Background: Predicted 3D model of an 82-nucleotide RNA (c-di-GMP-I riboswitch aptamer) from Bacillus pinisoli. It was read from a public genome assembly, where an Rfam model found it.
RNA sequence: AUUUGAUAAAGGCAAACUUCUUGAAAGAGAAGGACGCAAAGUCACAGAUCUAAGGCAUAGCUAGGAUGGCUGGACUACCGAA
Numbered sequence: 001a002u003u004u005g006a007u008a009a010a011g012g013c014a015a016a017c018u019u020c021u022u023g024a025a026a027g028a029g030a031a032g033g034a035c036g037c038a039a040a041g042u043c044a045c046a047g048a049u050c051u052a053a054g055g056c057a058u059a060g061c062u063a064g065g066a067u068g069g070c071u072g073g074a075c076u077a078c079c080g081a082a
Stems, first nucleotide, its partner, number of pairs: 002082004012037002017032006035069001041075003045072003048067003054062003
């Protein structure tokens, strides 16, 4: 440096749920809390999914919204092994 995650060691993050705040909603932030995660670190480029304020239309359609803990991809990274 590359690949990889058996065995460890040091650690890290934090689902659901609860409270508060925010948002039209999906959701997001903070505190608590742990389902899990070897990138569950960062990024909305592509796909996928969610919402529909506004717009169009009449019982729906639509992303300039959202999701990285949906998939792909990009960048960075502890330790061990080869």